Bacterial small signal recognition particle RNA from a Phycisphaeraceae bacterium, 100 nucleotides, folded computationally. The coordinates come from a structure-prediction model, not an experiment, and the mean pLDDT is 78. Its Rfam family is "Bacterial small signal recognition particle RNA". Rfam classes the family as a non-coding RNA gene. The sequence was found by an Rfam model in a public genome assembly. NCBI's taxonomy places the organism under Bacteria, Pseudomonadati, Phycisphaerae, Phycisphaerales, Phycisphaeraceae.
RNA sequence: GGCCGGGCCCGGUGCACGGGCAGGCUCACGAACCGGGUCAGGCCUUGACCGGAGCAGCCCUAAGUGUCGUCAGCCCGGUGCCGCCGGUGUCCUGGCCGCC
Numbered sequence: 001g002g003c004c005g006g007g008c009c010c011g012g013u014g015c016a017c018g019g020g021c022a023g024g025c026u027c028a029c030g031a032a033c034c035g036g037g038u039c040a041g042g043c044c045u046u047g048a049c050c051g052g053a054g055c056a057g058c059c060c061u062a063a064g065u066g067u068c069g070u071c072a073g074c075c076c077g078g079u080g081c082c083g084c085c086g087g088u089g090u091c092c093u094g095g096c097c098g099c100c
Base pairs, nucleotide, nucleotide: 001097002096003095004094005093006092007091008089009087010086011085012084013083014082015080016079017077018076019075020074021073023071024070025069027066028065029064035060036059037058038057043052044051
């Protein structure tokens, strides 16, 4: 001096982490009437029995709301010294070869 490798640096990408967004599931709440079921009382019907519609209450549920958790999705990140690829370097380091 040349070649190759490694470290450091930079970029990309994947993953993790942090934050945000909205979705499914579980659970809970959730309808004066315009959902359902059961319908006290009262009302209607009957000579009476039966029966009828049916408010409140109760139960279930819809739209919707909410807590913990869980499943996966999207966006952002000067978080990582984790993986892979690439880049070039007045930087550090190792090996080989050549010259003085």